Description:
Transfer RNA from Candidatus Komeilibacteria bacterium RIFCSPLOWO2_01_FULL_45_10, 72 nucleotides, folded computationally. The source organism's lineage runs through Bacteria, Bacteria candidate phyla and Candidatus Komeiliibacteriota.
[in-house]
RNA sequence: GGCGGCGUAGCUCAGUGGUAGAGCAGCAGACUCAUAAGCUGUUGGUCGGGGGUUCAAGUCCCUCCGCCGCUA
Numbered sequence: 001g002g003c004g005g006c007g008u009a010g011c012u013c014a015g016u017g018g019u020a021g022a023g024c025a026g027c028a029g030a031c032u033c034a035u036a037a038g039c040u041g042u043u044g045g046u047c048g049g050g051g052g053u054u055c056a057a058g059u060c061c062c063u064c065c066g067c068c069g070c071u072a
Stems, first nucleotide, its partner, number of pairs: 001071007010024004018055001026042004048064005
């Protein structure tokens, strides 16, 4: 240089056109003499940047950035 994959919550990841979710973590409550575990509730997102298509985009298209792999 060429080709491909990935980028979504603090972390690990779902979501393949129609209200952005789960687990863990965090916070609160109840329980306990107290702590932890377990239980109940709950906070948290410019979906990597920009543009395009569409009534509607995390999702489709283009481009750029970052990471990983294959190849020369």